[in-house]
RNA sequence: CGGAAUGUAGCUCAGUAGGUAGAGCGCCGGACUGAAAAUCCGGAGGCCCCAGGGUCGGCACCUGGCGUUCCGA
Numbered sequence: 001c002g003g004a005a006u007g008u009a010g011c012u013c014a015g016u017a018g019g020u021a022g023a024g025c026g027c028c029g030g031a032c033u034g035a036a037a038a039u040c041c042g043g044a045g046g047c048c049c050c051a052g053g054g055u056c057g058g059c060a061c062c063u064g065g066c067g068u069u070c071c072g073a
Base pairs, nucleotide, nucleotide: 001072002071003070004069005068006067007066010025011024012023013022019056027043028042029041030040031039049065050064051063052062053061
């Protein structure tokens, strides 16, 4: 310098024929226990990397950036 993949909750990740954002773990509260662990029930938590664009409507499409990983030179 060229190319590819990836960027969604604290962490690991779903969500691809565009239509009001989810799971597991973790965290908080409760049940259970003599007390814990485990288990069960409930809850909080996300400007979906940034900026534009087209669309009635975008996490998802297009353009340009930025971060990370890989490949080539």
Molecule: transfer RNA
Organism: Cuneatibacter caecimuris